[in-house]
The RNA shown here (transfer RNA) has 72 nucleotides and comes from an uncultured Bacteroidales bacterium. Model confidence (mean pLDDT): 80 of 100. Rfam family: tRNA. Its family is annotated with triplet codon-amino acid adaptor activity in the Gene Ontology. Rfam classes the family as a transfer RNA.
């Protein structure tokens, strides 16, 4: 300095351009228990930032910004 790839709940990942953004583990509440664990039940809780494109963008396209790689 150039190319490539990642970027969604606290973590770990889904999500043909069209749903109310989904699981699983954590969290908080409860029912059970003499206590704790567990099992059941109900809850919050996320789209990196900034433009374009479309009727509609997590999904595509440009800048940027952060991890990670290959060439120089």
């Nucleotide at each position: 300095a150039g190319c490539c790839u990642u970027g969604u709940a606290g973590u770990u990942c889904a999500a043909c351009g069209g749903a109310u953004a989904g699981a699983a583990c954590g969290g908080a509440g409860g029912u059970u228990u003499c206590c704790u664990a567990a099992a059941c039940c109900u809850u919050a809780g996320a789209u990196c930032g900034g433009g374009g494109u479309u009727c509609g963008a997590u999904u595509c396209c440009c800048c940027g910004c952060a991890g990670g790689g290959c060439u120089a």